[in-house]
Context: one part of a larger RNA
RNA sequence: CUGGGCGUAAAGGGUCCGUAGGUGGUCUUUUUAAAGUUUUUCGUCAAAGACUUUAGCUCAACUAGAGAAAGGCGUUAAAUACCUGAAGACUUGAGUCUGACAAAGGGGGAUGGAAUUUUCUAACUAGGGGUAAAAUCCUGAGAAGUGGAAGAGAACACCGAAGGCGAAGGCUAUUUCCUAGUUCAGUACUGACGCUGAGGGACGAAGGCGUAGGUAGCAAACAGGAUUUGAGACCCUGGUAGUCUACGCAGUCAACGUUGGGUGCUAGUUUUUAAAUAUAUUAGAGGCAUUAGCUAAGGCAUUAAGCACCCCGCCUGAGGAGUACGAGCGCAAGCUUAAAAAUC
Numbered sequence: 001c002u003g004g005g006c007g008u009a010a011a012g013g014g015u016c017c018g019u020a021g022g023u024g025g026u027c028u029u030u031u032u033a034a035a036g037u038u039u040u041u042c043g044u045c046a047a048a049g050a051c052u053u054u055a056g057c058u059c060a061a062c063u064a065g066a067g068a069a070a071g072g073c074g075u076u077a078a079a080u081a082c083c084u085g086a087a088g089a090c091u092u093g094a095g096u097c098u099g100a101c102a103a104a105g106g107g108g109g110a111u112g113g114a115a116u117u118u119u120c121u122a123a124c125u126a127g128g129g130g131u132a133a134a135a136u137c138c139u140g141a142g143a144a145g146u147g148g149a150a151g152a153g154a155a156c157a158c159c160g161a162a163g164g165c166g167a168a169g170g171c172u173a174u175u176u177c178c179u180a181g182u183u184c185a186g187u188a189c190u191g192a193c194g195c196u197g198a199g200g201g202a203c204g205a206a207g208g209c210g211u212a213g214g215u216a217g218c219a220a221a222c223a224g225g226a227u228u229u230g231a232g233a234c235c236c237u238g239g240u241a242g243u244c245u246a247c248g249c250a251g252u253c254a255a256c257g258u259u260g261g262g263u264g265c266u267a268g269u270u271u272u273u274a275a276a277u278a279u280a281u282u283a284g285a286g287g288c289a290u291u292a293g294c295u296a297a298g299g300c301a302u303u304a305a306g307c308a309c310c311c312c313g314c315c316u317g318a319g320g321a322g323u324a325c326g327a328g329c330g331c332a333a334g335c336u337u338a339a340a341a342a343u344c
Base pairs, nucleotide, nucleotide: 004315005314006313008297012312014203015202016201017200021196022195023194025090026089027088028087029086030085036082037079038078039077042074043073044072045071051067052066053065054064055063056062093193094190095189096188097186098185099184100183105179106178107177108176109175110174111173112156116152117151118150119149120148121147122146127138128137164171165170208249209248210247211246212245213244217243218242222238223237224236225235260311261310262309263308264307265306268288269287270286271285272284273283274282275281293300294299317344318343326337327336328335329334
């Protein structure tokens, strides 16, 4: 290498789109110098070794003689089912059309109430806050609590759900505008247009970076008070980046279902969402385990980790190390790619 694997032992790319490539429905006709495929002819693959067999050393090892098959490469002659090529047709895959519905799918605008906080104001008076207990802290320049007024920023209680939508990340106040996708019904149209996808492209939580704003609450860093042998922590009082907006960058995660995508097949039972209907059906979401099957086992089981096929990614003892060097990208932080020695 082959073989073997990837939920938990090493191993599924964060997700999708898509180029090359790989692979691919049904039927008919037809071509070939038939490229693959199957059969076949001849040549060749030194000797030794290996294998079969016979013989010689007392046996064996060893040595000598003889020999077949399979296979590789080239070549001859055939076959034409499959595959490949050409032409034509079909409708089940795929897509389009018509009608209908659901939804926190995305983007922009407008609006709303509760809470928090700040300021002003009125009346009131001595505490408030915080903790296991305290103190730092606020307060007679009138705090806290109460009534009224105004402002600001951020997030949207209940509904709310095992619920819905989205490729993933993710998405939840109300309303409006723009916009993407799914599903169902009809079965009108196209007629294999499909699947996957190395490179490539786009999107991509939080934190971080740049410029310009914004800053109520929270809060790395930092300061103080406690605790403690110490306390650079846990607790408390403050508090700046940040969290928010716009435009760029960054490109990572326990980006997890630790389970790549697609297609077909394989007992049931139960809850739920959508459709027109109310038996059942189709498309999702969530369970159960007493089916078959699988698994090292826990378990999985039509939402497969079952039975098969196609394509991609990845693994090969631990540690060194997701590191060094090199290269690419980045403003930087760093990211991607990615070893070896020494050691066990």

Small-subunit ribosomal RNA, central domain from Pterygophora californica, 344 nucleotides, folded computationally. NCBI's taxonomy places the organism under Eukaryota, Sar, Stramenopiles, Phaeophyceae, Pterygophora. Its mean pLDDT, the model's own confidence on a scale to 100, is 83.